[in-house]
Molecule: transfer RNA
Organism: Aggregatilineales bacterium SYSU G02658
RNA sequence: UGGGGAUUGGCCAAAUGGCAAGGCAGCUGCCUUUGGAGCAGAAGAUUCCUGGUUCGAGUCCAGGAUCCCCAG
Numbered sequence: 001u002g003g004g005g006a007u008u009g010g011c012c013a014a015a016u017g018g019c020a021a022g023g024c025a026g027c028u029g030c031c032u033u034u035g036g037a038g039c040a041g042a043a044g045a046u047u048c049c050u051g052g053u054u055c056g057a058g059u060c061c062a063g064g065a066u067c068c069c070c071a072g
Base pairs, nucleotide, nucleotide: 001071002070003069004068005067006066007065010024011023012022018055027041028040029039030038048064049063050062051061052060
């Protein structure tokens, strides 16, 4: 430098263009001699950024950022 891939809560990870699942962690409560085990509950996301298309975008289009792989 060229080509390809990835980016979604603290972490992992879903989502035929139509209200953004779930698990783990954390928080609260219960249980318990204790709790790091078990049970219950509530909360947490401007989906990497900027634009565009659309009635509607995590998803489609353009540009950019970071990381990974391949080639030179």